[in-house]
RNA sequence: ACUACAAACCGUGCUAUCGUCUUGGUGCAAGCCAGGAAGGAAAGUCCGGACAGCAUAGAGUAACGCACCACCUAACGGGUGGGGUUCCGGCGAAGGCCGGGACACAGCCAGUGCCACAGAAAAUAACCGCCCUGGCGUAAAUCGGGGUAAGGGUGAAAAAGUAGGGUAAGCGCCUACGGCGCAGGCAGGUAACUGUCGGCGGGGGUAAACCUUGCGUGCUGAAAUGCCAUGUAUACGGUUGUUUGAGGGCUACUCGUCCGAUGACCGAGGGUAGGCAGAUACAGGUAACGUGUGAGCGUUAUCGCAGAUAAAUGAUAGCAACUCCGGCUUUGGCCGGGGGACAGAAUCCGGCUUACAGGUUUGUAGUUUUU
Numbered sequence: 001a002c003u004a005c006a007a008a009c010c011g012u013g014c015u016a017u018c019g020u021c022u023u024g025g026u027g028c029a030a031g032c033c034a035g036g037a038a039g040g041a042a043a044g045u046c047c048g049g050a051c052a053g054c055a056u057a058g059a060g061u062a063a064c065g066c067a068c069c070a071c072c073u074a075a076c077g078g079g080u081g082g083g084g085u086u087c088c089g090g091c092g093a094a095g096g097c098c099g100g101g102a103c104a105c106a107g108c109c110a111g112u113g114c115c116a117c118a119g120a121a122a123a124u125a126a127c128c129g130c131c132c133u134g135g136c137g138u139a140a141a142u143c144g145g146g147g148u149a150a151g152g153g154u155g156a157a158a159a160a161g162u163a164g165g166g167u168a169a170g171c172g173c174c175u176a177c178g179g180c181g182c183a184g185g186c187a188g189g190u191a192a193c194u195g196u197c198g199g200c201g202g203g204g205g206u207a208a209a210c211c212u213u214g215c216g217u218g219c220u221g222a223a224a225u226g227c228c229a230u231g232u233a234u235a236c237g238g239u240u241g242u243u244u245g246a247g248g249g250c251u252a253c254u255c256g257u258c259c260g261a262u263g264a265c266c267g268a269g270g271g272u273a274g275g276c277a278g279a280u281a282c283a284g285g286u287a288a289c290g291u292g293u294g295a296g297c298g299u300u301a302u303c304g305c306a307g308a309u310a311a312a313u314g315a316u317a318g319c320a321a322c323u324c325c326g327g328c329u330u331u332g333g334c335c336g337g338g339g340g341a342c343a344g345a346a347u348c349c350g351g352c353u354u355a356c357a358g359g360u361u362u363g364u365a366g367u368u369u370u371u
Base pairs, nucleotide, nucleotide: 001367002366003365004364005363006362007361008360009359010358012320013319014318015317016316017315018314020037021036022035023034024033025032026031039342043353044352046351047350048349049348050347051221052220053219054218058255059254060253061252063217064216065215066214067213068082069081070080071079072078083105084103085102086101087100088099089098090097091096106212107211111210112209113206114205115204127152128151129148130147131146132145133144134143135142161177162176163175164174165173180201181200182199184197185196186195187194188193225277226276227275228274236267237266238265239264240263247259248258249257282304284303285302286301287300288299289298290297291296322339323338324337325336326335327334328333
């Protein structure tokens, strides 16, 4: 210097003309003047909250979600730090150490179920083999009975590793060591966990299978919701009900509780379909300082930054910057022609995920050149 990967950030600027939405001023009005006008993801609508209504939201069951520990946060399934398991690379004689990545990481020693193909058998393991034994037979062979999970073969997975004892042959059948699991003591750590000590045990895997344990969740969702205005039929027909209560209160059911007679439901009809609030000031942005390993937190200063409701935020031209291609070159540049992504607010906020031309910075790895 280039390439690849990861993280963070930026993601064109100015001027003119025409056009759109909105706020303020002015005007009887048409209009005119001045200010403001998308994003890092405004996206997917996947999590979590704020807010609002339903009883200041109650009980039980069901259902759903989460699952190592501590912390951050309004909250989270998000984030930070740590622990454990596992994979890759390097180093080392080895124990292990270093660097990077991944992990829905409670429980299969509660119970039940499931385990394709192959294989005798997938958890009540005898196909071959090995051992004992009966019949026939001189024997070989063959037909039975029983034992055996050490060996072979199949498979993703086959019934505890090494050594010794034991046995007809074998087997944790027994012993020692190591490893695994369970409950416990001691030491360290806030904890997860780690180290160590002795004891007990013999059991395939699978919970993103049912399930069990622990914790959590009331339901709905801005078309929420509150209010104003306009209009109409408290009419007609039917069913049912009025304190012995029809029906309803946005919940899967039960209970409880509240409302409830100018009632509720059905039929056939009559009207309205406009506006305001919610709604843009905040878990708000920026900077400095302090604090913490960090996510963050605190203090001070400063800024005010879209608000539509069929939905505005655009188009054209020029100049400048960046970049690509071609030509010229006195190596400084010059000329000509192109290019600019993903996308687009709709109650607001914090996350996650996905898309993105081009550029900047930092880190890691590799290659080449020079010293």